This is a predicted structure of a 347-nucleotide RNA (Bacterial RNase P class A) from a Candidatus Sericytochromatia bacterium.
Model confidence (mean pLDDT): 78 of 100.
It is recorded under the gene name rnpB.
Rfam family: Bacterial RNase P class A. Rfam classes the family as a ribozyme. Rfam's curators write: Ribonuclease P (RNase P) is a ubiquitous endoribonuclease, found in archaea, bacteria and eukarya as well as chloroplasts and mitochondria.
RNA sequence: GAAGUCGGUUGAGCCAUCGCGGUCGACCUCGUCGGCCGAGGAAAGUCCGAGCUCCGCAGGGCAAGACGCUGGAUAACGUCCAGUGGGGGUGACCCCAAGGACAGUGCCACAGAAAUAUACCGCCUCCGCAAGGAGGUAAGGGUGCAAUGGUGGGGUAAGAGCCCACCAGCGGUGGGGUGACCCAUCGGCUAGGUAAACCCCGUCUGGAGCAAGACCAAGCAGGAGAAAUGAGGCGGCCCGCCGAUCUCCGGGUCUGGUCGCUAGAGGCCAGUGGCAACACGGGUCCCAGAUAGAUGAUGGCUUCCCAUUCGUGGGAACAGAACUCGGCUUACAGACUGGCUUCAGGA
Numbered sequence: 001g002a003a004g005u006c007g008g009u010u011g012a013g014c015c016a017u018c019g020c021g022g023u024c025g026a027c028c029u030c031g032u033c034g035g036c037c038g039a040g041g042a043a044a045g046u047c048c049g050a051g052c053u054c055c056g057c058a059g060g061g062c063a064a065g066a067c068g069c070u071g072g073a074u075a076a077c078g079u080c081c082a083g084u085g086g087g088g089g090u091g092a093c094c095c096c097a098a099g100g101a102c103a104g105u106g107c108c109a110c111a112g113a114a115a116u117a118u119a120c121c122g123c124c125u126c127c128g129c130a131a132g133g134a135g136g137u138a139a140g141g142g143u144g145c146a147a148u149g150g151u152g153g154g155g156u157a158a159g160a161g162c163c164c165a166c167c168a169g170c171g172g173u174g175g176g177g178u179g180a181c182c183c184a185u186c187g188g189c190u191a192g193g194u195a196a197a198c199c200c201c202g203u204c205u206g207g208a209g210c211a212a213g214a215c216c217a218a219g220c221a222g223g224a225g226a227a228a229u230g231a232g233g234c235g236g237c238c239c240g241c242c243g244a245u246c247u248c249c250g251g252g253u254c255u256g257g258u259c260g261c262u263a264g265a266g267g268c269c270a271g272u273g274g275c276a277a278c279a280c281g282g283g284u285c286c287c288a289g290a291u292a293g294a295u296g297a298u299g300g301c302u303u304c305c306c307a308u309u310c311g312u313g314g315g316a317a318c319a320g321a322a323c324u325c326g327g328c329u330u331a332c333a334g335a336c337u338g339g340c341u342u343c344a345g346g347a
Base pairs, nucleotide, nucleotide: 001343002342003341004340005339006338007337008336009335010334012302013301014300015299016298017297018296020038021037022036023035024034025033026032027031040318044329045328047327048326049325050324051323052209053208054207055206059239060238061237062236064205065204066203067202068201069083070082071081072080073079084098085096086095087094088093099200100199104198105197106194107193108192120141121140122137123136124135125134126133127132149167150166151165152164153163154162168190170187171186172185173184174183175182176181213259214258215257216256222249223248224247225246226245232242233241266285267284268283269282271280272279273278303316304315305314306313307312
């Protein structure tokens, strides 16, 4: 210098005028003025996990669902960190739903004789004059993603882990590691795949959600039925438990107000412990709470990009809170920046 890989930060700035939501204060009264605050890294998808609220307690079992290498982090997780194993890349690095296929069942298209049960051709032995038949054989041919572990040698009638060497796989022993697993050595030689097929094993999950839920105000007209011989609570079923209201018709309200509602598993700064995720103690800061839903518009100067007849003109991403957090996923113009790798050149 070129190519690449893994991250991090930012998401135009300043001023003026007008306008909007919240809050505090003043005037003094029910609207004016003044101070302060007023979208995001994803506020999004609503996909996971929690807090919080109600269902009396949040109980047992079945069913159903989710997850699935190991260790750790965390309030928790399907998230994150560090590793193991497998795959890709020269490399930095990236990807993997990665438990069990001797518990059982199913499936394996086409081709092929045969897909878990098998002899089509071939080879060998025997019978037969021959055609052919009986038996042995998975070494060779052929089919297929996959054919009885692979290569070589011995052996045999021909063959075969039948025997041997090496390799793959399985098991034992020894060593290392918290563990997944790794290394060494020995053994008998060994019959496929698929679990994002059913299933088995392990872990987790009660349901509904801020329109949760609590209170206030206003208004109205009752009637019928069921129910301690158990209504209903319990949102798939059963058990257990609680237990007095429940259903339908008619009438009223016409979506009113207050709380929940934002100080929180909170942000920032260094420090300590840890490889890290993260934790701990200390300091410091207060940072939207609307309810038809505020967070905007105009002008000027500057920044960046594009075009230019050098006068200027055009553009500046994705997107917008709605109970709150932790994640994941998706969208995103441009700018800045750190670690590392490969190649080439120079000193």